The RNA shown here (transfer RNA) has 72 nucleotides and comes from Takakia lepidozioides. The gene name in the source record is trnV-GAC. Taxonomically the source falls in Takakia (Eukaryota, Streptophyta, Takakiophytina, Takakiales). It matches the Rfam family "tRNA". Gene Ontology term of the family: triplet codon-amino acid adaptor activity. Rfam classes the family as a transfer RNA. The prediction has a mean pLDDT of 84.
RNA sequence: AGGGAUAUAACUCAGCGGUAGAGUAUCACCUCGACGCGGUGGGAGUCAUCGGUUCGAGCCCGAUUAUCCCUA
Repeated sequence: AGGGAUAUAACUCAGCGGUAGAGUAUCACCUCGACGCGGUGGGAGUCAUCGGUUCGAGCCCGAUUAUCCCUA
C1' cells in the first nucleotide's frame, strides 16, 4: 500500500427493512436463623462515528475510526 472480518446493555452474544432482545452481572422484594441457592419483578443501549437510500435503517450504500487476519 491492497484485500477481508468484527464493532449492539457492565460482560458474552442474538436480531427477515416495521416496538432493540437473551444469558450472566446489578438493584428491590419474597424465601432462609444468617449467607448462599432458589422465586418474582425493575433499571441499565446516541446499535463505533458521519453522511446517503427509504414512508420507515441495528439491518441496504459510501466514507471515517478502532481491533484482528491475509497479501505485498